The prediction has a mean pLDDT of 89. A computed fold for a 350-nucleotide part of an RNA from an uncultured bacterium, annotated as small-subunit ribosomal RNA, central domain. The RNAcentral record of the full RNA draws on ENA.

[in-house]
Context: one part of a larger RNA
RNA sequence: CUGGGUGUAAAGGGAGCGCAGACGGCCCCGCAAGCCCGUGGUGAAAUCCAGGUGCCCAACACCUGGCCUGCCAUGGUAACUGCGGGGCUGGAGUACGGGAGAGGUAAGCGGAAUUCCUAGUGUAGCGGUGAAAUGCGUAGAUAUUAGGAGGAACACCUGCGGCGAAGGCGGCUUACUGGACCGUGACUGACGUUGAGGCUCGAAAGCGUGGGGAGCAAACAGGAUUAGAUACCCUGGUAGUCCACGCCGUAAACGAUGAUUACUAGGUGUCCGGUUCCCAUGGGUUCCGGGUGCCGCAGCUAACGCAUUAAGUAAUCCACCUGGGGAGUACGUUCGCAAGAAUAAAACUC
Numbered sequence: 001c002u003g004g005g006u007g008u009a010a011a012g013g014g015a016g017c018g019c020a021g022a023c024g025g026c027c028c029c030g031c032a033a034g035c036c037c038g039u040g041g042u043g044a045a046a047u048c049c050a051g052g053u054g055c056c057c058a059a060c061a062c063c064u065g066g067c068c069u070g071c072c073a074u075g076g077u078a079a080c081u082g083c084g085g086g087g088c089u090g091g092a093g094u095a096c097g098g099g100a101g102a103g104g105u106a107a108g109c110g111g112a113a114u115u116c117c118u119a120g121u122g123u124a125g126c127g128g129u130g131a132a133a134u135g136c137g138u139a140g141a142u143a144u145u146a147g148g149a150g151g152a153a154c155a156c157c158u159g160c161g162g163c164g165a166a167g168g169c170g171g172c173u174u175a176c177u178g179g180a181c182c183g184u185g186a187c188u189g190a191c192g193u194u195g196a197g198g199c200u201c202g203a204a205a206g207c208g209u210g211g212g213g214a215g216c217a218a219a220c221a222g223g224a225u226u227a228g229a230u231a232c233c234c235u236g237g238u239a240g241u242c243c244a245c246g247c248c249g250u251a252a253a254c255g256a257u258g259a260u261u262a263c264u265a266g267g268u269g270u271c272c273g274g275u276u277c278c279c280a281u282g283g284g285u286u287c288c289g290g291g292u293g294c295c296g297c298a299g300c301u302a303a304c305g306c307a308u309u310a311a312g313u314a315a316u317c318c319a320c321c322u323g324g325g326g327a328g329u330a331c332g333u334u335c336g337c338a339a340g341a342a343u344a345a346a347a348c349u350c
Base pairs, nucleotide, nucleotide: 003322004321005320006319007304008303012318014201015200016199017198021194022193023192025088026087027086028085029084030083031082033081034080036076037075038074039073040072041071042070048066049065050064051063052062053061054060091191092188093187094186095184096183097182098181103177104176105175106174107173108172109171110154115149116148117147118146119145120144121143125136126135162169163168206247207246208245209244210243211242215241216240220236221235222234223233258317259316260315261314262313263312266295267294268293269292270291271290272289273288274287277284278283279282299306300305323350324349325348332343333342334341335340
């Protein structure tokens, strides 16, 4: 390379949008580039293959045929691909009518709790642990009552519930705003799928500037434990955690499972919408569509397990893997303020 693979053995890009490219529904007409059939020319000889001949045999040599898979020209066919034209509605989208949702952004508001401050009551302890001590407290703590300040997070509801492409999203109200779903089947008429590069988004930590700082808490300090204890436990405590703007671009970014489409037994729960029937506040029932779980057949799998939300059967496109270590490292390059990120070897060794 061919091939075989990618849930857990090496391997799915963190996610989306999308240029190029690749691939692409049904019917009709045309062209004839691909494709297919014929003819002519060319495709040197040697080599190669088959049959034969000559050296005693063989190597070797010679003869005949084939091959030379190709190129050029020309005639024809039109199923498929392509190209051009016309049409269709099933793919895709639009419109209209609906209900659901922690989807996003901004502003405002609320109560519980922690801490702090002020004042009252009150007196000797509080706190903490396996046990203690450091710590706090007669300058009046802890406890309790009233008032105030400030920051952060939103108990119950909460649910193998919901929404979002992923990261993620949870008090309430308002404004702006994205997407999905159901119903109608009015409109467009293949407008589709995927997507190297590219662009955008992207938890936490971290960085820059300016704010903020209640609680928590890397670092740090002290007390314990211990042979030691640069830890686990305790008392403190700074960055940080929060806000605005700008960077960073990573993760067990996980379903360790790329996207899209079609097909392939069932059973049971739940969420959203519609529908049939029954009682009718509301609930139950039948069926349809869309999500989200569990169980399970065929099939698949090394097994575990997956099983209409596939890891089954197929198709299209992208990404990735190719023994372990060296190493996701060095060098170079790009990006970054930095931290570092991305790309990515080899020697050597087993």